[in-house]
Context: one part of a larger RNA
Molecule: large-subunit ribosomal RNA, domain IV
Organism: bacterium
Parts: sequence; C1' cells; structure tokens
RNA sequence: CCCUCGCUAAGGAACUCGGCAAUUUAACCCCGUAACUUCGGAAGAAGGGGUACCCUACUAGGGUGACGUUAUUUAUAAUGUUGCUCGAAAGGGUCGCAGUGAAAUGGCUUCCGCGACUGUUUAUCAAAAACACAGGGCUCUGCAAACUCGUAAGAGUACGUAUAGGGCCUGACAAGUGCCCGGUGCCGGAAGGUUAAGAGGAGAUGUCAUCCAUCUUCGGAUGGGGCAGCAUUGAAUCCAAGCCCUGGCAAACGGCGGCCGUAACUAUAACGGUCCUAAGGUAGCGAAAUUCCUUGUCGGGUAAGUUCCGACCCGCACGAAUCUUGUAACGAUGGAAGCGCUGUCUCGGCGAGGGGCUCG
Repeated sequence: CCCUCGCUAAGGAACUCGGCAAUUUAACCCCGUAACUUCGGAAGAAGGGGUACCCUACUAGGGUGACGUUAUUUAUAAUGUUGCUCGAAAGGGUCGCAGUGAAAUGGCUUCCGCGACUGUUUAUCAAAAACACAGGGCUCUGCAAACUCGUAAGAGUACGUAUAGGGCCUGACAAGUGCCCGGUGCCGGAAGGUUAAGAGGAGAUGUCAUCCAUCUUCGGAUGGGGCAGCAUUGAAUCCAAGCCCUGGCAAACGGCGGCCGUAACUAUAACGGUCCUAAGGUAGCGAAAUUCCUUGUCGGGUAAGUUCCGACCCGCACGAAUCUUGUAACGAUGGAAGCGCUGUCUCGGCGAGGGGCUCG
C1' cells in the first nucleotide's frame, strides 16, 4: 500500500452524475392510523407506548377426559363431582447503566413520468418504459375448414365445429375514439377496352415430277415457269384471370393546408377575401420519454434550482386502438423533494484478520 471487518470528537449529504456504499429501521403485544379509492384496498400507513424477575395467583378465565343428574322422540343441551392441562389483565414489589440485555429481524413520507397488475427476456456487459397478459377490434374459416408442414401418402389444427379455430392490431378499468377512399391495399361488380398458351389457317417461301426458251461437239449445258408431297413461315378470327373501368372499406397502409385584410389607444382578430386539397387536426393533452430557438415566460420549492412541480400556448415537429386523456393498486422502473440516519464528505484517526513488500 491492497482486501475484508470494527470503532470514531464536532458537523450531518457539505460527497457525488446520483445518498453509490454503509448506517438508521427491525421481533412480539397494546393503542392509533390521512389523502385517495375500482370500497377490495391504501395499511405494518404515519405515530405513541410496553417487554426481566417475584407476589396477589395450584387466582379470573380457557381446553380436554371419566362418572353421574335433569330436560328432550332423537340429535343434543344444561348442570354436579373429579382427573389432566393452558393460564392472564391489573396492581404491588426486587435488581441492573441497560430487561425482544445475545441472535435472527421493514428506514419513513410526498410529488411527477412510464407500464394497469402477478408474470417473461438479451445463458456470458441491458430486467426495462421492451415481451406477455385478461379485456377490445378487424379479418379469414361451414369442416375433406381456414392456416401450417410435406414431392406425395399423410400429419398438426382437433378426436375440436363459428360461445370454435387461424391471422393482424390494440393492451386492466373509466371517459372517449373526429374528418379524408385522391394514392396503395383488400372486397364487390361486370357492359366495354387490353390480353397468354392454345385453336385457326388467308397467304408467303424453299425443294421438286415436269414444261418452256437459248446454246450444242447431240452426250448435254445454261436460264425461266412449276402440280402433288415434304419443309419453313404465317394474317384475320375465337379465347381466362389480371389490368384499365366502376362502387365499397381507415380499430386497412396511410393523410388531416397557404396567403391577405379587418374592432373607436395599442395589441389581437370572433369576422371577411382568395388560392389549393381526397380531406384540411375535432375532443383531449401540450417546452411533454415529443420544444430546435431554450436555462422560453410566470408561479412554487432553495440563501442560491440547466433538474423538479403547477400554469401559459408561440405544438421547429402532440393527437385519438402505430390509440387519446385520466386512474386506485402494483414496480430490484426513471426524475424531484422532505424527515430520520450515518466516515459519502469536512478530514482524517485508531484497531482486527488476510495479502503484498523488506530482511531472513
């Protein structure tokens, strides 16, 4: 010096990102217990007091067994004697510095955010506000179900049957959930347009029996036409879904404006004008887990507060099941404050055990 412990004057969070860590608290009994609340809770709220031993006291009172008596239809009830057993309160007294004498053994309260809750998770840096959840909604599915696995047979779903099963979103509860179907998607429609393979085969082309013309050394050579067959190619026409088209649907994916003017101080604009849009953000909330400017402004708390709480609204860039706003209870959750408490600190000190180091 390091590790693990114990004690510490005065102060008591001045430490620090942050009371991290360590104290405090703690058992049992009695008294007592607020806001709020989903009436269950909150609650061990908070807060106050007691605790040893002896006597009153084989007391008061309780438990249980045996044998009787009385009542009663029975079950049973009442009661007597007796055995075993538990055993106060309250009062009085005794001793100590100290009586749950050791040990085990909640610190408390308040405000706000998030998530309703118990639960689940990154085995080995994250336990959370993430996941799940009961509840809500949309949608698919009539059973040889939808959906999933498999080439198939087949299997799961399910030995279930729409109060069932699958998919997606939301996430207790309370109040609520506005406008837009132009885009994308899904569902319905089927007149017309477009449209594949396939069907179809007008024609076109190659080859060729053979014919014609020219030349000829009469053997043939060259050029042109060309049936059938074979081959290559091929127009019209017919033809599904889809797309175009036409409606619906937002708890489907999503979206939810700009400029200018106006009131008898000023300011502001209930009001008006105009452009654009599918429609222009309703209720509620709002410097917020969202606010850049920003430590916004005002109020509260502090001597002093970039955090915190309450407001305001100028929402850079909240907003309604990517849910909105509340909410009792709950949380090894995040932020803030107070009381208590402390070696966290002022600021150190002393001690115990172990290690290191030095000598050996």